[in-house]
Context: one part of a larger RNA
RNA sequence: CUGGGCGUAAAGGGCGCGUAGGCGGCUUUUUAAGUUAGAUGUGAAAACCCGGGGCUUAACUUCGGACGUGCAUUUAAAACUGGAGAGCCUGAGUGCAGGAGAGGUAAGUGGAAUUCCUAGUGUAGCGGUGAAAUGCGUAGAUAUUAGGAGGAACACCAGUGGCGAAGGCGACCUCCUGGCCUAUUUCUGACGCUCAGACGCGAAAGCUAGGGUAGCAAACGGGAUUAGAGACCCCGGUAGUCCUAGCCGUAAACGAUGUAGACUUGGCGUUGGUGGGGUAAAAUCCAUCAGUACCGAAGCAAACGCGAUAAGUCUACCGCCUGGGGACUACGGCCGCAAGGUUAAAACUC
Numbered sequence: 001c002u003g004g005g006c007g008u009a010a011a012g013g014g015c016g017c018g019u020a021g022g023c024g025g026c027u028u029u030u031u032a033a034g035u036u037a038g039a040u041g042u043g044a045a046a047a048c049c050c051g052g053g054g055c056u057u058a059a060c061u062u063c064g065g066a067c068g069u070g071c072a073u074u075u076a077a078a079a080c081u082g083g084a085g086a087g088c089c090u091g092a093g094u095g096c097a098g099g100a101g102a103g104g105u106a107a108g109u110g111g112a113a114u115u116c117c118u119a120g121u122g123u124a125g126c127g128g129u130g131a132a133a134u135g136c137g138u139a140g141a142u143a144u145u146a147g148g149a150g151g152a153a154c155a156c157c158a159g160u161g162g163c164g165a166a167g168g169c170g171a172c173c174u175c176c177u178g179g180c181c182u183a184u185u186u187c188u189g190a191c192g193c194u195c196a197g198a199c200g201c202g203a204a205a206g207c208u209a210g211g212g213u214a215g216c217a218a219a220c221g222g223g224a225u226u227a228g229a230g231a232c233c234c235c236g237g238u239a240g241u242c243c244u245a246g247c248c249g250u251a252a253a254c255g256a257u258g259u260a261g262a263c264u265u266g267g268c269g270u271u272g273g274u275g276g277g278g279u280a281a282a283a284u285c286c287a288u289c290a291g292u293a294c295c296g297a298a299g300c301a302a303a304c305g306c307g308a309u310a311a312g313u314c315u316a317c318c319g320c321c322u323g324g325g326g327a328c329u330a331c332g333g334c335c336g337c338a339a340g341g342u343u344a345a346a347a348c349u350c
Stems, first nucleotide, its partner, number of pairs: 004321003007304002012318001014201003021194003025088007033081002035077008049065006091191001092188002095184001097182003103177002106174001108172002110154001115149007125136002162169002206247006215241002220236004258317006266295002269292008299306002323350003332343004
């Protein structure tokens, strides 16, 4: 390299957008670059193969033929691919009319609860555990009532419900704003798919600067437990968790399943539409589109299982794998304030 693979054995990039590149709908005219056929030239000799000759034979050698997959020129063909022209509507997009939604950003508002403060009532305990103790409390705690402060999170609704490319998104209201679905088919007329590099987004933790800090809580202190206890349990408690601006760029970033398209018996839920039927109005019902679950035919699969949301049958393009350890490492490059990230070996060993 060919070949074989990537749910769980090694292997799908965390996700998107998109350049080069690769691939590309239907009809028709033309061209002849690819493609196909013929001819000519060339494709050195030797060697290989075939048929003869010469050494007693053979190896060896010699003569003739064949071969020489290729290249160039030329003559044709026009189905397919490509180029050029014309057209089409099924792919893609767009208009009009509706629809659902924790999609995003910013500003504002609300109630419950915890903690703290002030005041009242009230008196000896409270708290905590397997049991205790540390701790809090006669300087009046815990409990209870009223008022206040402040921060963070939004019970019920809530649902194998919804939205988003992924990360993710959940009180209410408002401004701005992205995407999606349905119906009608208005318009454009292949404008498409995928995508190395590039660019952007990217949980938590962490970092820089400035704020904020109610609760929780690495580190740390104390009490227990224990042979010890650097832990599990308890009492405290600082970074952090929150906000603003910037950085980091990683996760079991998971459906451990790349994106797009086509095709292939069914059953039963659910979400959002549309049409029909039905009703006083609904609901049950029928059809269809888009999502999202469960069970299963064929098929696939090592099995588990997957099964129209495929891991089935195919197509296009990208990424990745090649025994275990060494090694998500070293060195070097690039990035980062750092932590580190990314790219990524070898010796040796089994």
Molecule: small-subunit ribosomal RNA, central domain
Organism: uncultured bacterium